[in-house]
RNA sequence: UGAGGUGUAGUUCAAUUGGUAGAACGCCUGGCUCUGGACCAGGAGGUUCCAGGUUCAAGUCCUGGCACCUCAGCCA
Repeated sequence: UGAGGUGUAGUUCAAUUGGUAGAACGCCUGGCUCUGGACCAGGAGGUUCCAGGUUCAAGUCCUGGCACCUCAGCCA
């Protein structure tokens, strides 16, 4: 430098190919327990990487960037 891939909750990942943003773990509260863990119930937590565009409607499509990963190349 080129090609490809990934980016969504604190973490790991979904979202049925454009139509209400979710799960597990973790966290908080309560129950249970002498206490803690486990278990049970409830709850909080989101600029869907950024900026634009298309659309009645975008996590999803288009354009340009950014970060990371893989491969190839260049210089030493």
The RNA shown here (transfer RNA) has 76 nucleotides and comes from a Planctomycetota bacterium. Lineage of the source: Bacteria > Pseudomonadati > Planctomycetota. It was read from a public genome assembly. Rfam family: tRNA. Rfam classes the family as a transfer RNA.